[in-house]
């Protein structure tokens, strides 16, 4: 310099919208009924439940690296211990019902 592969998984939160639930408002129907129930529709500038959800947030597991021990010397495999850093970041576009710190993206760009 060139080429190929890898940079994982699970849970939680910040955050997010509105498919469903609930809520609320309107209309209609039933019941003797002011209220209850059911149906339809509007509303997420409705706290919420379901749901989506961080490379640069949290936590765990796995992988990898180093040391040491075990098996019979190595290898392989396993146990134990340690390491596992740093990270300013658009506009715009994309998906799911929709939006987002999701994906494009450790991108563009900046230093």
């Nucleotide at each position: 310099c060139a080429u190929g592969g890898g940079c994982g998984c699970c849970g939680c939160u910040a955050g997010g919208g509105u498919u469903c639930c609930g809520g609320u408002c309107g209309c209609g129907a039933u019941c003797c009924a002011u209220g209850a129930u059911c149906g339809c529709g509007g509303c997420g500038g409705c706290u919420g439940g379901u749901c989506c959800g961080a490379g640069a947030g949290c936590a765990g597991c796995a992988a990898c690296c180093c040391g040491u021990c075990g098996c019979a010397u190595a290898a392989a495999c396993g146990g134990c211990g340690g390491g596992c850093a740093c990270a300013c970041g658009g506009c715009g576009g994309g998906a799911c019902a929709a939006a987002a710190g999701c994906c494009c993206g450790g991108g563009a760009g900046a230093u």